[in-house]
Two RNAs folded together computationally: RNase P RNA and transfer RNA, 429 nucleotides in total. The coordinates come from a structure-prediction model, not an experiment, and the mean pLDDT is 75. It holds a member of the Rfam family "Bacterial RNase P class A". It is annotated as a ribozyme.
RNA sequence: UGCGUAGGACGGGCGAUCGCUGGCUGAAUUUCAGCGGGAGGAAAGUCCGGGCUCCAUAGAGCAGAGUACUGGCUAACGGCCAGGCAGUCUUUGACUGACGGCAAGUGCAACAGAAAGAAAACCGCCUCUUCGGAGGUAAGGGUGAAAGGGUGGGGUAAGAGCCCACCGCGCUUAAAGUGAUUUAAGUGGCACGGUAAACCCUACUUGGAGCAAGAUCAAAUAGGGAAGCAACAGAUUGGCUCGAUCUGCUUCCGGGUUGAUUGCAUGAGAUGAUCAGUAAUGAUGAUCCUAGAUGAAUGGUCGCCUCCACAGCAAUGUGAAGACAGAACCCGGCUUAUAGUCCUACGCGAAUG
RNA sequence: GCUGGUGUAGCUCAGUCGGUAGAGCAGCUGAUUUGUAAUCAGCCGGUCGCGGGUUCGAUUCCCAUCGCCAGCUCCA
Numbered sequence: 001u002g003c004g005u006a007g008g009a010c011g012g013g014c015g016a017u018c019g020c021u022g023g024c025u026g027a028a029u030u031u032c033a034g035c036g037g038g039a040g041g042a043a044a045g046u047c048c049g050g051g052c053u054c055c056a057u058a059g060a061g062c063a064g065a066g067u068a069c070u071g072g073c074u075a076a077c078g079g080c081c082a083g084g085c086a087g088u089c090u091u092u093g094a095c096u097g098a099c100g101g102c103a104a105g106u107g108c109a110a111c112a113g114a115a116a117g118a119a120a121a122c123c124g125c126c127u128c129u130u131c132g133g134a135g136g137u138a139a140g141g142g143u144g145a146a147a148g149g150g151u152g153g154g155g156u157a158a159g160a161g162c163c164c165a166c167c168g169c170g171c172u173u174a175a176a177g178u179g180a181u182u183u184a185a186g187u188g189g190c191a192c193g194g195u196a197a198a199c200c201c202u203a204c205u206u207g208g209a210g211c212a213a214g215a216u217c218a219a220a221u222a223g224g225g226a227a228g229c230a231a232c233a234g235a236u237u238g239g240c241u242c243g244a245u246c247u248g249c250u251u252c253c254g255g256g257u258u259g260a261u262u263g264c265a266u267g268a269g270a271u272g273a274u275c276a277g278u279a280a281u282g283a284u285g286a287u288c289c290u291a292g293a294u295g296a297a298u299g300g301u302c303g304c305c306u307c308c309a310c311a312g313c314a315a316u317g318u319g320a321a322g323a324c325a326g327a328a329c330c331c332g333g334c335u336u337a338u339a340g341u342c343c344u345a346c347g348c349g350a351a352u353g
Numbered sequence: 354g355c356u357g358g359u360g361u362a363g364c365u366c367a368g369u370c371g372g373u374a375g376a377g378c379a380g381c382u383g384a385u386u387u388g389u390a391a392u393c394a395g396c397c398g399g400u401c402g403c404g405g406g407u408u409c410g411a412u413u414c415c416c417a418u419c420g421c422c423a424g425c426u427c428c429a
Base pairs, nucleotide, nucleotide: 001349002348003347004346005345006344007343008342009341010340012305013304014303015302016301017300018299020038021037023035024034025033026032027031040324044335045334047333048332049331050330051329052210053209054208055207059242060241061240062239064206065205066204067203068202069083070082071081072080073079084099085097086096087095088094089093100201101200105199106198107195108194122141123140124137125136126135127134128133149167150166151165152164153163154162169188170187171186172185173184174183175182176181214262215261216260217259224253225252226251227250228249229248233247234246235245236244255428256427269288270287271286273284274283275282276281306321308319309318310317311316354425355424356423357422358421359420360419363378364377365376366375372409380396381395382394383393384392402418404416405415406414
């Protein structure tokens, strides 16, 4: 310096002026003045987890739902960090993983093929033959995504773990490690495949509804009418069963209101420093308070700085604020969209010293 | 905010891992008819909203994303 992979940061600032708006203070009740503020990294999707509020049978169980290698972080999680194993590729390394169990059981694998799980003899090889065929075989070939361990040698009528060596698989022991696991030695069947984002089994977790949750006030009307069930019944914030509590419940027609205040921002908060840790993160101290609307404010102009592009040796000049996009109870994650600029790590290549 | 459904040929709709997809209408051609319509026969038209994954194989199963449709929320 070029290419590739992965990750991260910013995505404007200051001042003046005009306008809009929330809070505080002082006056005033048409309002005025002063001070300090005013939309994101995703505010988005609503995919997860909570805080908070209500229902207080949030009692027990079943069904249902979720997670699934090991260890750690966290309020918690399906998140994050570090490792292990497997697979893919460019095999250095990077990426991906929805990573328990098929020897608990039940299924599925079309077509092709002889045969697809307690499954198989089409071609071929060998032996015999009355030449019709019979017996043995699964090493070679064919079909298929997959044919029941692989390579080499011995042996055989021809073959086959039939036997041997190595690899592979299972079991046992030892060592290292918190652990997943790795390495080594011995031994054995040398028969028991794939699929659980198939049904399922195992382990762990799990009340429900949601700020349009709730609380308070105000206003108006018709707390009206009809039908049905009813203590062997009905209801009790998902379903079913048992138990407990209460005494009503369901459907239809019709009527009134569509208002105000609060919840509503001090938080698992932000910034920065030190220490511990591989890291995620935690502890301690200091500093700061940073939108709170309700048909919905957060804007316009000018100057300067900063980032960027172009021209130029430089000084400088011109242009430009662009993408994705707008809070609505709050927070921690995930996913998706993103003009442009910068930084870090790794790999490959080139040049110079 | 919560809960469901849906996307397949030009149009309206079936099909749901059992193996690369059908029906009707429309369009085109031929037959029939004096000619048209009707009728009969035949043909054309898609990788199932888009992307990734599981599996030998996905319209179908899983994940993420885009669009469309519908329902619910006061008093008593």